[in-house]
Annotation: The RNA shown here (SAM riboswitch aptamer (S box leader)) has 116 nucleotides and comes from an Actinomycetota bacterium. The model forms 97% of the base pairs in the Rfam consensus. Taxonomically the source falls in Actinomycetota (Bacteria, Bacillati). It matches the Rfam family "SAM riboswitch aptamer (S box leader)". About the family: The SAM riboswitch is found upstream of a number of genes which code for proteins involved in methionine or cysteine biosynthesis in Gram-positive bacteria. The prediction has a mean pLDDT of 81.
RNA sequence: UACGCAUCAAGAGGGGUGGAGGGAUUGGCCCAGUGAAGCCCCGCCAACCAUCUCGUCGCAAGACGGGAAACGGUGGCAAUUCCAUCAGGCUCCAACAGAGGCCUGGGAGAUGUGGC
Numbered sequence: 001u002a003c004g005c006a007u008c009a010a011g012a013g014g015g016g017u018g019g020a021g022g023g024a025u026u027g028g029c030c031c032a033g034u035g036a037a038g039c040c041c042c043g044c045c046a047a048c049c050a051u052c053u054c055g056u057c058g059c060a061a062g063a064c065g066g067g068a069a070a071c072g073g074u075g076g077c078a079a080u081u082c083c084a085u086c087a088g089g090c091u092c093c094a095a096c097a098g099a100g101g102c103c104u105g106g107g108a109g110a111u112g113u114g115g116c
Base pairs, nucleotide, nucleotide: 001115003114004113005112006111007110008109013042014041015040016039017038021031022030023029026084027083028082043077044076045075048073049072051068052067053066054065055064056063057062081108086105087104088103089102090101091100
């Protein structure tokens, strides 16, 4: 970082410092002086990379899948990515439209990894 791929319904917080914001954007709705963001310390969660191992394929490099561990590199620790935003479908209605509810896909975003 106008790129590729994977994942996003689970999980996990205390203290110090700091003083008014925070949840990406917009709209909601929340969190916050019973102390926001940021910074520091310690802890925890998870298991993407790396590590070990098994299987399949392969001449090989390696690819794909399962498992282990958690010392290392990241990440995370209110609310589904807090919800919605665009498109389609279903439901409700005698019918049409709208609102509401539900589902699917997209977009955007986040994190990892690779590329540049």